[in-house]
RNA sequence: GCCUUUGUAGCUUAGGGGUAGAGCGUUGCACUUGUAUAAUGCAAAGGUCACUGGUUCGAUUCCAGUCUGAGGCA
Numbered sequence: 001g002c003c004u005u006u007g008u009a010g011c012u013u014a015g016g017g018g019u020a021g022a023g024c025g026u027u028g029c030a031c032u033u034g035u036a037u038a039a040u041g042c043a044a045a046g047g048u049c050a051c052u053g054g055u056u057c058g059a060u061u062c063c064a065g066u067c068u069g070a071g072g073c074a
Base pairs, nucleotide, nucleotide: 001073002072003071004070005069007067010024011023012022013021018057026044027043028042029041030040050066051065052064053063054062
């Protein structure tokens, strides 16, 4: 230099044109207990879906470029 691939919540990740989910973690409440800042249960908050542009009625998803991590070829 060229090719492939990755980027989604604090972390690990699912999803892949029609309002974005889970686990762990965080916060609150309930319950339990000799004790509760633990365990269990319930609830909540937390995301410009890497960035820019394009296609589309509509883009996290498709296309192009840029950036980032990984792999391959020379």
Annotation: This is a predicted structure of a 74-nucleotide RNA (transfer RNA) from Yarrowia lipolytica CLIB122. The organism belongs to Yarrowia lipolytica, within Eukaryota. RNAcentral holds the sequence, with entries from ENA and Ensembl Fungi. It matches the Rfam family "tRNA". By type it is a transfer RNA.